This is a predicted structure of a 63-nucleotide RNA (Fluoride riboswitch aptamer (crcB RNA motif)) from Chelatococcus sambhunathii.
[in-house]
RNA sequence: CGAGGUGAUGGGGAUGGAGUCCCCCUGAAACCGCCUGAGAGGGCUGAUGACUCCUGCCGCGUG
Numbered sequence: 001c002g003a004g005g006u007g008a009u010g011g012g013g014a015u016g017g018a019g020u021c022c023c024c025c026u027g028a029a030a031c032c033g034c035c036u037g038a039g040a041g042g043g044c045u046g047a048u049g050a051c052u053c054c055u056g057c058c059g060c061g062u063g
Stems, first nucleotide, its partner, number of pairs: 010025004016054006033044004
């Protein structure tokens, strides 16, 4: 890359992992952040859907 078969002990909730809770999706779907701009482009926040913990990142202070 191509062909065939199968459809779970499912999948998802803008950047990692775990637990709990909530919501959404069903063989494609749920999902794939914000501001500005006709577009191109430019600017910006957050490791959570929410809570707790860990890791990473940023800022300040102390040794």
The sequence was found by an Rfam model in a public genome assembly. Rfam family: Fluoride riboswitch aptamer (crcB RNA motif). Rfam links the family to the GO terms positive regulation of gene expression and response to fluoride. The model forms 100% of the base pairs in the Rfam consensus.